A computed fold for a 127-nucleotide RNA from a Chlorobiales bacterium, annotated as SAM riboswitch aptamer (S box leader). Taxonomically the source falls in Chlorobiales (Bacteria, Pseudomonadati, Chlorobiota, Chlorobiia). Its Rfam family is "SAM riboswitch aptamer (S box leader)". Rfam links the family to the GO term regulation of gene expression. Its mean pLDDT, the model's own confidence on a scale to 100, is 82.
Formats: sequence, C1' cells, structure tokens
RNA sequence: CUUUCAUCAAGAAAGGCUGAGGGAUUAGACCCGAUGACGCCUUGACAACCGAUUUCAUCCGCAUGGGUGAAGCACGGUGCCAAGUUCUAUCUUCCGCAACAUCGCUGUUCGGAAGGAAAGAUGAGUG
Repeated sequence: CUUUCAUCAAGAAAGGCUGAGGGAUUAGACCCGAUGACGCCUUGACAACCGAUUUCAUCCGCAUGGGUGAAGCACGGUGCCAAGUUCUAUCUUCCGCAACAUCGCUGUUCGGAAGGAAAGAUGAGUG
C1' cells in the first nucleotide's frame, strides 16, 4: 500500500520545548490559537481491539484440556486524551404558515429530521 471484518453520540491533561497557523482531503460553515494552538518530549490519565490472566454459565472430551458467551482485569501489544469522525455535501424516506410550476392530483427547488452509502480513523486478520 491492497483487501476482509468489527467499532466510531461514551471516556480521559499537566509540565517542558517550539513559535503560527490548526481542526485528514475539496468547498462552505463553525470552532481552536501569541492568556501560545498544531507538533515533539516527559509524566499522568482514559479505554477491554488483540494477547496473557481470573471468575461464572454452557457445550465437547474418560481426562489433562478445548470451543462459545458474559463479567472482571491496564500485565504485554496497540489506540486515545477540544467540539459526534466538529457539522454539511451523495442516496432514500418523512415533514413544511416557504418559493415556483400545474385547473387539480402533484412535481421541482429550498429548509429541516431520520436512516443508509461514500470517504476517513482505530483494531484484528489477509495479500
């Protein structure tokens, strides 16, 4: 880098260095930032994705043991510590004291809500 699966409304900051932009990408919005953001380092947290370990239930096995589920657990590997992945963008459905069109049914646009997709992030695998 490719690809598969799972998750993404919760959670968790101090110090030092640095010094101007930053919030992945494009556009818009909205935020953070010289009362020092972003980034780096140290320390400390948060968090059960993987491993290890513990308990319970259940299944298989004569048995050592193993499978599954639940709970616990920061020991090891990651991750993470502004704002929902900051929000919107595409699709579907629904709503409307809106605008336009239609005799009307209704359609389009606009605005809003919900759900999905895409993209992205993280983990565990694959090539």